[in-house]
RNA sequence: GGGCCGUUAACUCAGUUGGUAGAGUCGCGGACUUUUAAUCCGUUGGUCGUAGGUUCGAGCCCUACACGGCCCA
Repeated sequence: GGGCCGUUAACUCAGUUGGUAGAGUCGCGGACUUUUAAUCCGUUGGUCGUAGGUUCGAGCCCUACACGGCCCA
C1' cells in the first nucleotide's frame, strides 16, 4: 500500500423483504428465606463508531473517514 470481517444497552450478542430497537448477564425494586445464596416477578438503561448521500421512511442500501481483527505485498 491492497483485500476481507467487525463496530447496536455497563458487558456478551440478536435484529436478512427498509416501516415505532430486542434478549441474556449486570444494576435497581419486590416475592421467597431466620440471614445470605439460589429461584421467581417487575424494572432502569441506546446520538445503532463518525460525517454525508439515497428514500415518504435507514441499525439495514451507497460513499468517505475512525477504531479493532485477519490475510496478501
Transfer RNA from a Coriobacteriia bacterium, 73 nucleotides, folded computationally. Its Rfam family is "tRNA". The sequence was found in a public genome assembly.